[in-house]
Molecule: transfer RNA
Organism: Candidatus Pacearchaeota archaeon CG1_02_32_132
RNA sequence: GCCUUGGUAGUUAAGUGGCUAUAACACUGGCCUGUCGCGCCGGAGUCCCGGGUUCGAUUCCCGGUCAGGGCG
Numbered sequence: 001g002c003c004u005u006g007g008u009a010g011u012u013a014a015g016u017g018g019c020u021a022u023a024a025c026a027c028u029g030g031c032c033u034g035u036c037g038c039g040c041c042g043g044a045g046u047c048c049c050g051g052g053u054u055c056g057a058u059u060c061c062c063g064g065u066c067a068g069g070g071c072g
Base pairs, nucleotide, nucleotide: 001071002070003069004068005067006066007065010025011024012023013022018055027043028042029041030040031039048064049063050062051061052060
């Protein structure tokens, strides 16, 4: 330099055009307990950046950027 895969809550992932974006762990309020923990009920928090297509984009297209892999 070229090709390719990916970037989604604090972390790890799911979701691949549609109406509140999902789960686990972590965080947090309450219940429980003599206390902590476990357990139960709840809460907050997320689509890498810019542009395009579309009635509608996390999803499709283009560019950028970061990370992994391959080739030279």